Source information
This is a predicted structure of a 361-nucleotide RNA (Bacterial RNase P class A) from an Acidimicrobiia bacterium. It matches the Rfam family "Bacterial RNase P class A". Gene Ontology terms of the family: tRNA processing, dimeric ribonuclease P complex and ribonuclease P activity. The sequence is in RNAcentral, with records from ENA and Rfam. Of the family's consensus pairs, 98% are formed in the model.
[in-house]
RNA sequence: CGAGUUCGCCAGGCGACCGCGGUGGAAGCACCGAGGAAAGUCCGGACUCCACAGGGCAAGGUGCUGGGUACUCCCAGGCGGGGCGACCCGACGGAAAGUGCCGCAGAGAACAGACCGCCGAUGGCCCCACGGGGCACAGGCAAGGGUGAAACGGUGGGGUAAGAGCCCACCAGCGAUCCGGGUGACCGGGUCGGCUCGGCAAACCCCACCCGGAGCAAGGCCACGCAGGGACCAGAUUGCCCGUCUAAUGGUCCCGGGUAGGCCGCAUGAGGUCACGGGUAACCGUGAUCCCAGAUGGAUGGUCGCCCGGGGUUGUUCCCACGACCCCUGACAGAAUCCGGCUUAUCGGCGGACUCGCACU
Numbered sequence: 001c002g003a004g005u006u007c008g009c010c011a012g013g014c015g016a017c018c019g020c021g022g023u024g025g026a027a028g029c030a031c032c033g034a035g036g037a038a039a040g041u042c043c044g045g046a047c048u049c050c051a052c053a054g055g056g057c058a059a060g061g062u063g064c065u066g067g068g069u070a071c072u073c074c075c076a077g078g079c080g081g082g083g084c085g086a087c088c089c090g091a092c093g094g095a096a097a098g099u100g101c102c103g104c105a106g107a108g109a110a111c112a113g114a115c116c117g118c119c120g121a122u123g124g125c126c127c128c129a130c131g132g133g134g135c136a137c138a139g140g141c142a143a144g145g146g147u148g149a150a151a152c153g154g155u156g157g158g159g160u161a162a163g164a165g166c167c168c169a170c171c172a173g174c175g176a177u178c179c180g181g182g183u184g185a186c187c188g189g190g191u192c193g194g195c196u197c198g199g200c201a202a203a204c205c206c207c208a209c210c211c212g213g214a215g216c217a218a219g220g221c222c223a224c225g226c227a228g229g230g231a232c233c234a235g236a237u238u239g240c241c242c243g244u245c246u247a248a249u250g251g252u253c254c255c256g257g258g259u260a261g262g263c264c265g266c267a268u269g270a271g272g273u274c275a276c277g278g279g280u281a282a283c284c285g286u287g288a289u290c291c292c293a294g295a296u297g298g299a300u301g302g303u304c305g306c307c308c309g310g311g312g313u314u315g316u317u318c319c320c321a322c323g324a325c326c327c328c329u330g331a332c333a334g335a336a337u338c339c340g341g342c343u344u345a346u347c348g349g350c351g352g353a354c355u356c357g358c359a360c361u
Base pairs, nucleotide, nucleotide: 001357002356003355004354005353006352007351008350009349010348012307013306014305015304016303017302018301020033021032022031023030024029035332039343040342042341043340044339045338046337047215048214049213050212054242055241056240057239060210061209062208063207064077065076066075067074068073078092079090080089081088082087093206094205098204099203100200101199102198115145116144117141118140119139122138123137124135125134126133127132153171154170155169156168157167158166172196173195174193175192176191177190178189179188180187181186219264220263221262222261228255229254230253231252232251233250234246235245236244237243271290272289273288274287275286276285277284278283309328310327311326312325313324314323315322316321
């Protein structure tokens, strides 16, 4: 210098004027007023209500290890895969419990398979100069070819009629066992066994753990208004069973009538910032300090000036650079009970750490 990886941050700034919502105040007025994702509503929690929320089955969810947290999330590590690398990705328990599936191609897809091929020692048939030779009928063979994502270990040697873990050496995997390291997942090594056993569990299933339901239109209060009538029944508790609870002043449904206003919930919270301490980190502890939107016909905006930034046109002298003019006030996007996480969208820019390549010293 070029190419990249990762973590974090900013998201135009200042001023003037005019507006909008909220809080405080008698008033003048003062203060506050969108985001890193406020989004998707995908998880989880707080909070609220439900005639209790207990047990079992079913259904659902999660699934390496250690730690953190309220949390299904996060951090660190292990293993597997990808990348030269920094680094990235992984629903990552069990397939030698059982069942099932493995499209197309292929002869054969799981205790396999003779399509081409090899052999034909043995038996059979034929020829013979009696030494043997031939055929490929029975039969043997998984070494070679071919198909496939995958064909029942690999290489070499022995062996054989031809072959084959049939035997041997080495290698790979698996199992048993022992030693060492690690909290652990796991890693490293030794010995033995020819054991060679395919894949799929986001297929059923097995194992372990978790799980009551509904949701701020939850729910509570006030105000205003109305007209009742009919049918049915034990109901609720998650789908079922047991159990429990409540009960006719009850419940469900249908027809008709009325209202569709206000307040609370609702802004002090698993809260923000800073410092110190512990920890690799997630995070935790202590202290100080701050109050930071609260609409509901739904506020958070508009105009102007200057500066910064970006884009376009043009001029000086080809590039660079500089000047002039014009445009954009810039990307994605906008709270609706709150919080944590995940995912997705995002113009331009800044900072930290690191990797690879080239050149120079």